[in-house]
Molecule: c-di-GMP-I riboswitch aptamer
Organism: Anaerostipes rhamnosivorans
RNA sequence: UAAUAUUUUUAGUAAAACUAUCGAAAGGUAGUGACACAAAGCCAAGGGUCUAAGAUCUUUUUAAGAUUACGAUAGCCGGUUGCCGCA
Repeated sequence: UAAUAUUUUUAGUAAAACUAUCGAAAGGUAGUGACACAAAGCCAAGGGUCUAAGAUCUUUUUAAGAUUACGAUAGCCGGUUGCCGCA
């Protein structure tokens, strides 16, 4: 110096739930709240997952069904950058 593993301090983030609000929904934002997190920082141009307003198709009859991301998720994988102390 690099890789790997363990752990402490300080600081940080904040799951579920509830309230308000935006949204068709998934979900987002704010407050309360902590399940967890050493990248729970950043990236939705790769894969996965969720939703299906709109669109297309079908049925048959004006409402059902199917397909679909241009919507969402970084606390699913992945990519990328990176801090402190001890052994």